A computed fold for a 377-nucleotide RNA from a Bacteroidota bacterium, annotated as Bacterial RNase P class A.
Lineage of the source: Bacteria > Pseudomonadati > Bacteroidota.
The RNAcentral record of the sequence draws on ENA.
It matches the Rfam family "Bacterial RNase P class A". Rfam links the family to the GO terms ribonuclease P activity, tRNA processing and dimeric ribonuclease P complex. Rfam classes the family as a ribozyme.
RNA sequence: GCGGAUGGUCACGGUUGUCGCGUUCCGCAAUUGCGGGAUGAGGAAAGUCGGGACAGCACAGAGCGCCACACUUCCUAACGGGAAGGGGCCAGGCCGGAGACGGCAGGGUCACAGCGAGUGCCACAGAAAAUAACCGUUCGCCUCUGGCGAAUAAGGGUGAAAACGUGAGGUAAGAGCUCACGCUGCCGGCAGGCGACUGCAGGCAGGGGCAAACCUUGUGGGCUGCAAGGCCAAAUAUACCGGCGAUGUGUACUUCGGUGCACGGGAGGGCUGCUCGUCCGAGCCGGUGGGUAGGCCGCUUGAGGCCAUCAGUGAUGAUGGUCCCAGAUAAAUGACAACCCAGGUACAGAAUCCCGCUUAUGAGGCCAUCCGCAAAA
Numbered sequence: 001g002c003g004g005a006u007g008g009u010c011a012c013g014g015u016u017g018u019c020g021c022g023u024u025c026c027g028c029a030a031u032u033g034c035g036g037g038a039u040g041a042g043g044a045a046a047g048u049c050g051g052g053a054c055a056g057c058a059c060a061g062a063g064c065g066c067c068a069c070a071c072u073u074c075c076u077a078a079c080g081g082g083a084a085g086g087g088g089c090c091a092g093g094c095c096g097g098a099g100a101c102g103g104c105a106g107g108g109u110c111a112c113a114g115c116g117a118g119u120g121c122c123a124c125a126g127a128a129a130a131u132a133a134c135c136g137u138u139c140g141c142c143u144c145u146g147g148c149g150a151a152u153a154a155g156g157g158u159g160a161a162a163a164c165g166u167g168a169g170g171u172a173a174g175a176g177c178u179c180a181c182g183c184u185g186c187c188g189g190c191a192g193g194c195g196a197c198u199g200c201a202g203g204c205a206g207g208g209g210c211a212a213a214c215c216u217u218g219u220g221g222g223c224u225g226c227a228a229g230g231c232c233a234a235a236u237a238u239a240c241c242g243g244c245g246a247u248g249u250g251u252a253c254u255u256c257g258g259u260g261c262a263c264g265g266g267a268g269g270g271c272u273g274c275u276c277g278u279c280c281g282a283g284c285c286g287g288u289g290g291g292u293a294g295g296c297c298g299c300u301u302g303a304g305g306c307c308a309u310c311a312g313u314g315a316u317g318a319u320g321g322u323c324c325c326a327g328a329u330a331a332a333u334g335a336c337a338a339c340c341c342a343g344g345u346a347c348a349g350a351a352u353c354c355c356g357c358u359u360a361u362g363a364g365g366c367c368a369u370c371c372g373c374a375a376a377a
Stems, first nucleotide, its partner, number of pairs: 001373010013340007021040008042347001046358002049356005054225004066221005071085005086112001087110004093104004113216002118214002120210003134156002136152007164182006183206005189200004229297004238289007248263006268280004304323008
């Protein structure tokens, strides 16, 4: 220098002009006006999955139930997130060993307590899926080219999985039955490590798998979410309080509650600019309360961004400087033209806020680490 892998980061452009919007500020004789300035989506704004802030309600204490999580240490406001480590598993490589198997250096991967408590389940195939005898092997008996019984988990066969593995002894044949080695688990010891765990020597054991099956153990969790919650408050209706006013007379009918007619009295109302007039007429006016429409707050200055230094392997933290960066409510963030760069195309649109995780994402730029090739000193 070229190519590639992994991780991080930036993120469909920049400038000017015109028009159209949200928020906000300023000016103007300006209360839905005009003019000008500033500012205006994302790395995921998404899924609403985990954790918090904030808010309301609940709450003496304890228990049951339900939900979530599960190696260690650390980070963090917290987490099921992250960092660093430990261990397991997988496919290859190299080395050692007769073999089982072990070691080494990288890569990938793991929600990684317990099935060696209990219960349950394990398709098909297979004799049998956990009270293993189908074939085979061995022994005994018989009615002897065969049959029956017993022993046997070495071999075959089935299966995703078959009753510790290799080798030897042993045996009628076999079998951890015995021995050596190996693997796994448990127990206590010594050494190392904060710890998970590791190493060394010893003893005991060999229990198939599944807990993202019920379950057991340990730990944590009160419930609801900004449509939380608080404030102001029209019209209409309504409850209460106060004020004003009618419910009178006669007569007819009556189911004895009332109803019709006539006369009188009537607050208030309609017609109207006002008066008169005329018509309707049993309610009218004021206040207070809850509450609806509507408005305001919550609302964006925050576990905040950027830069530098320091501490730490790292996640991250500390200190100093600097900046203010959408806040709508039917919901703004757009369109066009010219120029610049080689180009103008991904997923996608804020709604209380923050930290994560997951998912979607076209072409690329930059940074770090590693690998391969080539070249030079």